[in-house]
Context: one part of a larger RNA
Formats: sequence, structure tokens, C1' cells
RNA sequence: GGAUGAACGCUAGCGGCAGGCCUAAUACAUGCAAGUCGAACGAGAUUGAGGAGCUUGCUCUUCAUGAAAGUGGCGCACGGGUGCGUAACGCGUAUGCAACCUACCUUAAUCAGGGGGAUAGCCUCUCGAAAGAGAGAUUAACACCGCAUAAAAUCACAGUCCGGCAUCGGAUAAUGAUCAAAUAUUUAUAGGAUUAAGAUGGGCAUGCGUGGCAUUAGCUAGUUGGUAAGGUAACGGCUUACCAAGGCUACGAUGUCUAGGGGAUCUGAGAGGAUGACCCCCCACACUGGUACUGAGACACGGACCAGACUCCUACGGGAGGCAGCAGUAAGGAAUAUUGGUCAAUGGGGGCAACCCUGAACCAGCCAUGCCGCGUGCAGGAAGACGGCCCUACGGGUUGUAAACUGCUUUUAUACGGGAAUAAACCUCUGCUCGUGAGCAGAGUUGAAUGUACUGUAAGAAUAAGGAUCGGCUAACUCCGUGCCAGCAGCCGCGGUAAUACGGAGGAUCCAAGCGUUAUCC
Repeated sequence: GGAUGAACGCUAGCGGCAGGCCUAAUACAUGCAAGUCGAACGAGAUUGAGGAGCUUGCUCUUCAUGAAAGUGGCGCACGGGUGCGUAACGCGUAUGCAACCUACCUUAAUCAGGGGGAUAGCCUCUCGAAAGAGAGAUUAACACCGCAUAAAAUCACAGUCCGGCAUCGGAUAAUGAUCAAAUAUUUAUAGGAUUAAGAUGGGCAUGCGUGGCAUUAGCUAGUUGGUAAGGUAACGGCUUACCAAGGCUACGAUGUCUAGGGGAUCUGAGAGGAUGACCCCCCACACUGGUACUGAGACACGGACCAGACUCCUACGGGAGGCAGCAGUAAGGAAUAUUGGUCAAUGGGGGCAACCCUGAACCAGCCAUGCCGCGUGCAGGAAGACGGCCCUACGGGUUGUAAACUGCUUUUAUACGGGAAUAAACCUCUGCUCGUGAGCAGAGUUGAAUGUACUGUAAGAAUAAGGAUCGGCUAACUCCGUGCCAGCAGCCGCGGUAAUACGGAGGAUCCAAGCGUUAUCC
């Protein structure tokens, strides 16, 4: 000198863009953050209209409306947060899988025959303070389960051909065995089953790179390899049995301390050094530890079970909970914001759709935290005014064209008006083309931010400057006070009676809505 997720002191007019718990992965009141589908299914409260009976306010019935809950499907593995752990194939980079999986989506081919038994809900009960649990009766499905049909699927067994990368891979085809489906309605769509391929997303393996300490020198029994079996989507000591005695290490094993990694960021001429906030990619975690279930995918932040700590409820028998989601609270701390608005856009989930959900997102609020921009006026004006300060003091210097005064302007602020873009789709209607669906064209509908941005008019210099420094380094000097005192200080050092170094004043210098100080990095 540059830089910062900064803090502190003094000061403060505005706007744009960004950023905002670095500390206690401490504890959390309250609200919200993942639902959706009636075009899978049964059942149907309520409300409205009509009709019948009629005791005149009840019963029955028809149509419409369809709440809450339940079965089922898809989603909840995304999105959002944090950096505890991890020195590791975790990450980065480059390869490999002839050792693998992949819901939804796309392409191609084929198929969907005929049955069964339940169960939630509802109803009737029981137990319990509650959370909830149990029994009986009864009911539906695209829920569940057999049977049939099966091949280019899987398995077994032999054959032929081609190829390679060691185990081997691919094609063809005979035989045998095994395995499927679901319907809904507007009758053509949606959905279903199997197979092959693609796309996307993952899994695994490997080369190289990726902290400190040798005042850590030896470490290791599933350890290293083999055979067999099990397990997995898949290879593998991944697991087990048996056999062998190996494996790593001074090119740093093992131990211990520290740490999420990268793209990048800061600095530097570069090499390098330091950092890993915000944004993007990967990883890990979700009160602590462990476990699996479901599922295409989790060993699952707002799922389950067990154990533990903590908090809460309790009728003492037993239960409930997990903000490292968004706000917010307490605590800690030098220190870090609103218990805001909207789904209008973008994106996501569900749905044929309308639509619903979305603290993702988009916006607004707070904060000079940073960067950038604008303003606080411009021109003229010498009696070089008054006042202040200084001096060699009837005078001069300086403040200083500074002020007054004259003319001009109105950014900004204020008042009153006008007023966007972000919106194109979906959907509805109309038309055209092919034809019962798609495409195209036209019209209509939809804005949280917002009466915002922007813009017009009006009057008026009107609404707007501070901070630090002035001995040298280092730009900027005098007077007064003090008298090794009070004090200053980054280093050298100032102060003991003429202090340009302390305190004040005048003046000056440097930055400027900021200026200094502290901390840290280069």
C1' cells in the first nucleotide's frame, strides 16, 4: 500500500447493487416450512331446493352440494440448513466396470383371459387420565393372493460363428424349467404388464495430487493371500469355515494434533503466500449412539424402533418432544436483521385439467457492513469590511473572494399531478389445417413488489460536512497554558520555564458521508 462476513470511537443527506451469528453442532415458547389426486375406492356429515305424510314442526323421500376422516397411487431420498465428524478414493483430476442399478421421461415390440379371500373406514362394545389400544359384525378398489397364457427375460444343458482385455464378451438357435398384468370413463385416450434401447441420476475400482509433529519408529490375526460358501444391484475378508504366513514402513508406516475438499477469493510483476464468508460442484451430519423397515432410490432433518441425556404432561399406571428449515426467544459474545407480503414470475410435488401446496423463490423491512454514483450550489464581488489570530504593533500580515451584496441554476429534498416493463403461457371462446386429438392464428383472463421505478409542474440557496493529522519517517506552524507534572507515542523518542511532539486557540494538510483506531492476511 491493498484486503475484510469485521468490531469500536466521532460524525451522517440520498440512491443503486451486494452482504449480514465468524462465538454455544448451546437450549428452544409460538406460527408456518410437503403435500396432492373424487378421472383408483367404499362411505358420506352439512347446506340448499322440491315432493309426500301431517301431530305444524317433526318423519320419510328425490335432486343438488359435497366437509372431516379412511383404503389406495405418486411425492415425501428434491428443494432448504449446518460444517460436528472426516488427513479419507473424502475431494480434485484422469481412466476403467468383460463386476453394476436407475421411479418418472423418450423410442420400439408384444400382451392384458378367468377367479378368490380379506381389511381400513362405517356400526356395536371394552380398557385407559391421556396418548392410544383391543374385541365383534360388516364393506370396496388400479389394495392383496392363486390359476391360465407366455418370449428376444432368467436359469440349466449341449452346438455353431465372430471378437477380445486375463477371468472372458457378443451373435445365433434346439430342449427343459420359472416368472405378468388393472382398470377408468366421454370409446378413444389415460393408466397397467414384459422385454430391448436411450436419456438422466447414481454405485464401485484404480493412477496421480491433496496438512503439522520423528521431542511419534516400528505397526498389523480378518491382519496379507488362497480355496469354498454366504451376502450384495455389483466386485471384494464384505462375512464365515479351512489352509498358508503373510502385508505396511525412513519415498515416513503407526501414533498424535489440526482441518470438510474444490471452482475460487485476497495479495503479489511473477513465482509464491494466505483464505475457503456470499455464489456453484462434491462430501458429511440432523438432540447423542445404534438398528433396520418401506421404497427405483434412505439406513431417511420436519419417518420408525431401541438405548441415553435433557425438557414437558400425568389421575403416578404411563405418555409427548427434537429450529444445523423461515421468522423469532434466551444464553454466549466486540459483534450480525422482520415472529413481514405473494405464489405475479422462475422452479418443484400432485392432478387430464381447473387448481392445491411450496419460509424454494421473488419481493418488501432493519443495518454507512462494503462497492459504486449523486448532492450539500455556480458566477461576479476589495471599503481587501467587522470579528478572530499573529507580529518588529499610530502600522502590517492572515483568515480572504471567504462573507455581506448582485445575478443565475434547482440535481436533490418538499408539494401537487401522470404513470410503466416484469405476462407469456395454462385455461376459455372463435377461426384454419390435418382429422374426433394435435398444431397454428386471433380475442379474453392473471402483478406480491406498487401508485414503486420513471416522468411533468411549482416556489425557493432553499433540505444536507465531518473526521483525522501537522518533530522526523509523512503532506501540513505559530501563540498561550503546563513545567520529567499532567500527558503523548507505530518506531526514533517528546515533557525538568521560551515544548512546531502534552492541553487549548488561530491557521494549515489529507480524505470525505465518511474519517480514524483495533484485529487479521499478503
Source information: Small-subunit ribosomal RNA, 5' domain from a metagenome, 522 nucleotides, folded computationally. Its mean pLDDT, the model's own confidence on a scale to 100, is 84. The RNAcentral record of the full RNA draws on SILVA.